Predicted 3D model of a 75-nucleotide RNA (transfer RNA) from a Dehalococcoidia bacterium.
It matches the Rfam family "tRNA". Rfam classes the family as a transfer RNA.
The prediction has a mean pLDDT of 83.
RNA sequence: AGGGACGUAGCUCAGAGGAAGAGCAGUCGUCUGAUAAGCGGCCGGUCGUUGGUUCGAGUCCAACCGUCCCUACCA
Numbered sequence: 001a002g003g004g005a006c007g008u009a010g011c012u013c014a015g016a017g018g019a020a021g022a023g024c025a026g027u028c029g030u031c032u033g034a035u036a037a038g039c040g041g042c043c044g045g046u047c048g049u050u051g052g053u054u055c056g057a058g059u060c061c062a063a064c065c066g067u068c069c070c071u072a073c074c075a
């Protein structure tokens, strides 16, 4: 320098055009003599940023930013 993958809740990940979900963590309750486990509820997101397409974008397009990988160059 060129190419590719990924970026969504505190963490691990779903969601591939019609207003964002699970598990774990946290918290409250239930159960127990008590704790853990189990069960139920609650909490938690400007979907990396900015534009574009569309009636409508997490999803499609572009440019940036970040992480990782491959190739080339240099030494």
Stems, first nucleotide, its partner, number of pairs: 001071007010024004018055001026042005048064005